Description: RNAcentral holds the full RNA, with entries from SILVA. The part of an RNA shown here (large-subunit ribosomal RNA, domain I) has 596 nucleotides and comes from a biogas fermenter metagenome.

Context: one part of a larger RNA
RNA sequence: GGCACGCGGUGGAUGCCUAGGCGGAAGGCGCCGAUGAAGGACGUGGCAGGCUGCGAUAAGCCUCGGGGAGCUGCGAGCGAGCAUUGAUCCGGGGAUUUCCGAAUGGGGCAACCACCAGGUAUUUUAAGGACCUGGAGCGUAGCAUGAAUACAUAGUGUUACGCAGACAACCCGGCGAAGUGAAACAUCUCAGUAGCCGGAGGAACAGAAAUCAACCGAGAUUCCCCAAGUAGUGGCGAGCGAACGGGGAUUAGCCCAAACCUUGUGGACGUGAUAGGCUGCCGCCGUUGUUCACCUGGUGUUGUAGGGCCUACCGUGGGUGUUCGGCAGGGCGCUCCGGGAGUCAGAAACCUGUGUUUUAGCCGAAGUUGCCUGGAAAGGCGCGCAGUAUGGAGUGAUAGCCUCGUAGGUGAAAAGGCACAGGCUUCCGUGGUAGGUACCUGAGUACCGCGGGACACGUGAAACCCCGUGGGAAUCUGGGAGGACCAUCUUCCAAGGCUAAAUACGACCUUCCGACCGAUAGUGGGUAGUACCGUGAGGGAAAGCGUGAAAAGAACCCCGGGAGGGGAGUGAAAUAGAACCUGAAACCGCGUGCUU
Numbered sequence: 001g002g003c004a005c006g007c008g009g010u011g012g013a014u015g016c017c018u019a020g021g022c023g024g025a026a027g028g029c030g031c032c033g034a035u036g037a038a039g040g041a042c043g044u045g046g047c048a049g050g051c052u053g054c055g056a057u058a059a060g061c062c063u064c065g066g067g068g069a070g071c072u073g074c075g076a077g078c079g080a081g082c083a084u085u086g087a088u089c090c091g092g093g094g095a096u097u098u099c100c101g102a103a104u105g106g107g108g109c110a111a112c113c114a115c116c117a118g119g120u121a122u123u124u125u126a127a128g129g130a131c132c133u134g135g136a137g138c139g140u141a142g143c144a145u146g147a148a149u150a151c152a153u154a155g156u157g158u159u160a161c162g163c164a165g166a167c168a169a170c171c172c173g174g175c176g177a178a179g180u181g182a183a184a185c186a187u188c189u190c191a192g193u194a195g196c197c198g199g200a201g202g203a204a205c206a207g208a209a210a211u212c213a214a215c216c217g218a219g220a221u222u223c224c225c226c227a228a229g230u231a232g233u234g235g236c237g238a239g240c241g242a243a244c245g246g247g248g249a250u251u252a253g254c255c256c257a258a259a260c261c262u263u264g265u266g267g268a269c270g271u272g273a274u275a276g277g278c279u280g281c282c283g284c285c286g287u288u289g290u291u292c293a294c295c296u297g298g299u300g301u302u303g304u305a306g307g308g309c310c311u312a313c314c315g316u317g318g319g320u321g322u323u324c325g326g327c328a329g330g331g332c333g334c335u336c337c338g339g340g341a342g343u344c345a346g347a348a349a350c351c352u353g354u355g356u357u358u359u360a361g362c363c364g365a366a367g368u369u370g371c372c373u374g375g376a377a378a379g380g381c382g383c384g385c386a387g388u389a390u391g392g393a394g395u396g397a398u399a400g401c402c403u404c405g406u407a408g409g410u411g412a413a414a415a416g417g418c419a420c421a422g423g424c425u426u427c428c429g430u431g432g433u434a435g436g437u438a439c440c441u442g443a444g445u446a447c448c449g450c451g452g453g454a455c456a457c458g459u460g461a462a463a464c465c466c467c468g469u470g471g472g473a474a475u476c477u478g479g480g481a482g483g484a485c486c487a488u489c490u491u492c493c494a495a496g497g498c499u500a501a502a503u504a505c506g507a508c509c510u511u512c513c514g515a516c517c518g519a520u521a522g523u524g525g526g527u528a529g530u531a532c533c534g535u536g537a538g539g540g541a542a543a544g545c546g547u548g549a550a551a552a553g554a555a556c557c558c559c560g561g562g563a564g565g566g567g568a569g570u571g572a573a574a575u576a577g578a579a580c581c582u583g584a585a586a587c588c589g590c591g592u593g594c595u596u
Stems, first nucleotide, its partner, number of pairs: 001595009015581001016546001017544001020517002022514007029506002032165001039100003042055003046078002050074002061094006070082003106113002115135006137163009170201001171199005181188001185235001211218002222249005232240002253498003256442001260298002264294006276285002278329006303476001305441003308437007317336007337429006350423010361410003367383001368399001369382004384401002386390001392404003447471007457483001478493005532539002553580001556567004
């Protein structure tokens, strides 16, 4: 020096554990903000660095409920206190809420700086200081003022209301890639994806046929299953990829524009032979008329066409007022009565009651039974009991009956949600049939040429839909569609609008689940987006204090300056001693044996 065995050191693998994550299901909810948000800065505790809470009323203030013995957060200790006159704690409502931040009086290198106007209290008349309030911009509306320029307009000032900013994904719209695939690559694909921008809601979008279908018929939209990887499309490559129809989920339908009538305002025209004033008769009045534009109200809303207007017929609650006067008829209004509807659209709020539900809770069965082992019983043996509760967790090892719970019941002063009913609001009681008339039924629209886009469909025979550009209809004897186009036939009615549910998502709350992880795993995450790195955008850790059932955390003695150790003591155990469960290997020693 090597090898073997034994005993240690170091180290922190492994096992066990879980405080934390991951994924899913169901339900709730989907907010916030100029009454200043989200997010922060700085403060705030008797001692207080960090986290948490809170805001100069600062780990808190008031009030209403719950609860019932301890409490002053993580956090021990000292100190000082609070609490059955009900604290701490939990929940509802309220008060306070510095500074920054959309940040909004001005500026600014966020959390800072220096202003203006008005007011309040105090001091000492002023001044100054302190405190309070107001002072940004844009849009809409009103009022005032008011240029070039006479009226006017622009502009300006002011008042009221609104907006702004934030937000996980979902949604709608605008702009819009490339890596990739095609075994290269250009059309194509990836993909209208990612990304950027704008906008909205708890959902969004869509939506009551100018739709499909096929000679039979269906009857708004949305979502799911099938049809079907079919028909198609495609350097007919790679790929892309329907619809009809069927089955389900959920169901809900409506309002304008126009014709015609009309209040009001304005413009034009207009007769003296006044045309008008609802009609008839008798009177009376008279710029009352016609037409156009805007406005208000009524009417009206569709495809077997519908509506308007005219005529005829039928039908149509009561009272009352008015319509130049009287009578008759008619119109319009008010009120009562009768009937319908409604706040999710079709107009729109609020109140009350009842029920239910959310935000704290409460009650809740049955062994601490004998013996054994043990430090400890929940284990073993034996004897009982409950069970609408033998889901689960804890307790000194494995507990239905010890604790918390669980099943099952029960509960709200206050503030919400939902449902129903009533109040309330609103509509109808002028409607129908037949005939006539040809007044209306969405125009720079439909459609066409050219250029694009989008349709599963790449220009193709390419319809349908949308955009740009240039042309540019018809008016119900009308128009669109049925995949070029034409005819026949069928079907629908564009060029205006609203609309719940079924559907999508999960930042957030509650409950439950897992052939999910168990500390190099599982979130990156444990005072973590921290420390640290980077000018910055950005990148981004490590780290279980896991002793023990309980600190019982080792009084006292000894060595030592201390660190550390030896006794003593605690404990079941101290090779469980805080560098603390288990304690592998590498690596380093000590002892013994063999060997060179």
Rfam family: Bacterial large subunit ribosomal RNA.